Predicted 3D model of a 100-nucleotide RNA (Guanidine-I riboswitch aptamer) from an Actinomycetes bacterium. Its Rfam family is "Guanidine-I riboswitch aptamer". About the family: This family represents a conserved RNA structure found upstream of the ykkC and yxkD genes in Bacillus subtilis and related genes in other bacteria. The function of this family is unclear although it has been suggested that it may function to switch on efflux pumps and detoxification systems in response to harmful environmental molecules. The coordinates come from a structure-prediction model, not an experiment, and the mean pLDDT is 83. The organism belongs to Actinomycetes, within Bacteria.
RNA sequence: UCAUUAGGCGCCUAGGGUUCCGCACCACCUUCGGUGAUGGCUGGUCCGAGAGGCGCCCACGGAACAGUCCGUGACACGGAGGGAGAAAAGCCCGGGAGAU
Numbered sequence: 001u002c003a004u005u006a007g008g009c010g011c012c013u014a015g016g017g018u019u020c021c022g023c024a025c026c027a028c029c030u031u032c033g034g035u036g037a038u039g040g041c042u043g044g045u046c047c048g049a050g051a052g053g054c055g056c057c058c059a060c061g062g063a064a065c066a067g068u069c070c071g072u073g074a075c076a077c078g079g080a081g082g083g084a085g086a087a088a089a090g091c092c093c094g095g096g097a098g099a100u
Stems, first nucleotide, its partner, number of pairs: 007057006015047002020044002022041001023039002026036004058073006075095001077098001081093003
């Protein structure tokens, strides 16, 4: 300097915005309520981690010889910019550029 590898999925959390619900406020109406506009407003629905959690599978090594069992899957700082039929994000580009 180059190549390869560091697995997949589910549930959840950090986090995220505003499609729907709720809430606030304003206006109108056929006024125990209804409709519309505006507002991310603690929340529900929703999205959600490579470097977060738990679990299942998978891969590899060993033993058993078939009922399976044990072990390993390390380490991991990170823009700007772009993308996504609500929008945004620790989502995706991305173990990216870069740094050590």